[in-house]
RNA sequence: GCCCUCAGAUCGUCGAAUCCCGCCUGGGGCGGGAGCGGGGGACCCAACCACCGGGGCGCAUCGCCGCAAGGCGUAGGGCACUUCUCGGCCCGAGCCCGUCAGCUAACCUCGCAGACGUCGAGGAGGCAUCCU
Numbered sequence: 001g002c003c004c005u006c007a008g009a010u011c012g013u014c015g016a017a018u019c020c021c022g023c024c025u026g027g028g029g030c031g032g033g034a035g036c037g038g039g040g041g042a043c044c045c046a047a048c049c050a051c052c053g054g055g056g057c058g059c060a061u062c063g064c065c066g067c068a069a070g071g072c073g074u075a076g077g078g079c080a081c082u083u084c085u086c087g088g089c090c091c092g093a094g095c096c097c098g099u100c101a102g103c104u105a106a107c108c109u110c111g112c113a114g115a116c117g118u119c120g121a122g123g124a125g126g127c128a129u130c131c132u
Base pairs, nucleotide, nucleotide: 011117012116013115014114018034019033020032021031022030023029024028035112036111037110038109039108040107045102053100054097055096056095057094062073063072064071065070076091077090078089079088081125082124083123084122085121086120087119
């Protein structure tokens, strides 16, 4: 000097998943508030048949091939302020309710996890730092 691996801090990525307070309290536990997010729930409107029961969270839907595993694509989504343009890379899962739910004011109710470490260039706008 280069490469690889591990740990910690700072900073950051996806995501609603953050912040504050009180009590008990070694570590921790319980409760509350703000904020963000989800579900249920009238009139009106919509729906009203047959088969398949139906439905929710999420970007994660759909098509073709395959006995299957899976493969190739795709709606959609992500990649250090916002946006536009030009390229590049990646995801395109999973889980839940349990015969029950369209929309929906009042009202009721639930969650605040988990997994990670990067993509460059140009235009415009914005922000931060430093100097004078």

Annotation:
This is a predicted structure of a 132-nucleotide RNA (c-di-AMP riboswitch aptamer (ydaO/yuaA leader)) from Desulfovibrio sp. UBA4079. It matches the Rfam family "c-di-AMP riboswitch aptamer (ydaO/yuaA leader)". Rfam links the family to the GO terms cyclic-di-AMP binding and regulation of gene expression. Taxonomically the source falls in Desulfovibrio (Bacteria, Thermodesulfobacteriota, Desulfovibrionia, Desulfovibrionales). The sequence was found by an Rfam model in a public genome assembly.